RNA sequence: AUCCGAUAAUGGCAAACUUAUCGAAAGGUAAGGACGCAAAGCUGCGGGCCUAAAGUACUAUUGUACAAUGGUAGCCGAGCCACCGAA
Numbered sequence: 001a002u003c004c005g006a007u008a009a010u011g012g013c014a015a016a017c018u019u020a021u022c023g024a025a026a027g028g029u030a031a032g033g034a035c036g037c038a039a040a041g042c043u044g045c046g047g048g049c050c051u052a053a054a055g056u057a058c059u060a061u062u063g064u065a066c067a068a069u070g071g072u073a074g075c076c077g078a079g080c081c082a083c084c085g086a087a
Base pairs, nucleotide, nucleotide: 004085005084012037013036017032018031019030020029021028022027035074041080042079043078045077046076047075048072049071050070055066056065057064058063
């Protein structure tokens, strides 16, 4: 230095839920709160999944279907940075 991750040590992040707010929605942000996480740090490059406003087609019915340009990094892979040091 790399790999690895312990009944080690210092710490870190924060699920569900509640309140407020943004958004058509999925979901995001802030405060509280902890299910958990050795990358649950960052990045939408690949895949999966979620939503369907605008749009297109159909439809007497204002609905149905398609589909991200939206989202999910706490779905997986990939890239980048990184604390500690037992076996």
Background
Predicted 3D model of an 87-nucleotide RNA (c-di-GMP-I riboswitch aptamer) from Anaerobacillus sp. The source organism's lineage runs through Bacteria, Bacilli, Caryophanales, Bacillaceae and Anaerobacillus. Of the family's consensus pairs, 100% are formed in the model. The coordinates come from a structure-prediction model, not an experiment, and the mean pLDDT is 88. It matches the Rfam family "c-di-GMP-I riboswitch aptamer". Its family is annotated with cyclic-di-GMP binding in the Gene Ontology.